RNA sequence: GGACAGGUGGCCGAGCGGUUGAAGGCGCACGCCUGGAACGCGUGUAUACCCGAAAGGGUAUCGAGGGUUCGAAUCCCUCUCUGUCCGCCA
Numbered sequence: 001g002g003a004c005a006g007g008u009g010g011c012c013g014a015g016c017g018g019u020u021g022a023a024g025g026c027g028c029a030c031g032c033c034u035g036g037a038a039c040g041c042g043u044g045u046a047u048a049c050c051c052g053a054a055a056g057g058g059u060a061u062c063g064a065g066g067g068u069u070c071g072a073a074u075c076c077c078u079c080u081c082u083g084u085c086c087g088c089c090a
Base pairs, nucleotide, nucleotide: 001086002085003084004083005082006081007080010026011025012024018070027045028044029043030042031041032040046061047060048059049058050057051056063079064078065077066076067075
């Protein structure tokens, strides 16, 4: 340099253009269970900003920026990063 695959939450990972701001698993928090643990079970668990006394609510965010569309994590373009294979120089 060429080809291909990929970048989603703390981690892994699913994701058909619409019911997914995100399944499922792990981890973590709290609770149940137990004499106490482990195991098991239940609930919760991304970030930023705004409103609110709180509970809670709203908006945006799927590597970055654009585009298509009524609607984009999903399709298109550019950039960037990672991996695999091939090639080139030494």